Predicted 3D model of a 72-nucleotide RNA (transfer RNA) from a soil metagenome. The RNAcentral record of the sequence draws on MGnify. Rfam family: tRNA. Rfam describes the family as follows. Transfer RNA (tRNA) molecules are approximately 80 nucleotides in length. Model confidence (mean pLDDT): 82 of 100.
RNA sequence: GGCCUCAUCGUCUAGCGGUGAAGAUAGCUGGUUCUCAGCCAGCAGACCGGGGUUCGACUCCCCGUGAGGCUA
Numbered sequence: 001g002g003c004c005u006c007a008u009c010g011u012c013u014a015g016c017g018g019u020g021a022a023g024a025u026a027g028c029u030g031g032u033u034c035u036c037a038g039c040c041a042g043c044a045g046a047c048c049g050g051g052g053u054u055c056g057a058c059u060c061c062c063c064g065u066g067a068g069g070c071u072a
Base pairs, nucleotide, nucleotide: 001071002070003069004068005067006066007065010025011024012023013022018055027043028042029041030040031039032038048064049063050062051061052060
């Protein structure tokens, strides 16, 4: 350099064009406990950037950025 794959809460993963963007874990608050841990209830937290297609895009297309792989 060429080709391929990926990018979603702090982390790990779901999400086959119309969902209130879901779960686990971590965090916070409350309850339980003499305290901690554990357990129970609740709260907050995310779609890499820019264009395009569409009535409607996390989802499809293009460009870019970053990460990984194959190849020379």